Fluoride riboswitch aptamer (crcB RNA motif) from a Phycisphaerae bacterium, 63 nucleotides, folded computationally.
The coordinates come from a structure-prediction model, not an experiment, and the mean pLDDT is 76.
Its Rfam family is "Fluoride riboswitch aptamer (crcB RNA motif)". Its family is annotated with positive regulation of gene expression and response to fluoride in the Gene Ontology.
The sequence was found by an Rfam model in a public genome assembly.
The source organism's lineage runs through Bacteria, Pseudomonadati, Planctomycetota and Phycisphaerae.

[in-house]
């Protein structure tokens, strides 16, 4: 100095991914949206916890 082989730097915040920031929880957990209902259907908002990039979607309006 190289190489290989292990093993930890945690998980969550109603849909994607990248950063920063807050926030709850400890695996028997934090989480798993709203409304109305005849309790089994029916409607409705958002990809953010919050900001901000992309990306998907969805409305308008030029070309």
């Nucleotide at each position: 100095u190289c190489u290989u082989g292990c093993g930890a730097a945690g998980g969550g915040g109603a849909u994607g991914g990248g950063g920063u920031c807050c926030c709850c929880c400890a695996a028997u957990a934090a989480u798993c949206g709203c409304c109305g209902u005849u309790c089994u259907c029916g409607g409705c908002u958002g990809a953010u916890g919050a900001c901000u990039c992309c990306u998907a979607c969805u409305c308008g309006u030029g070309c």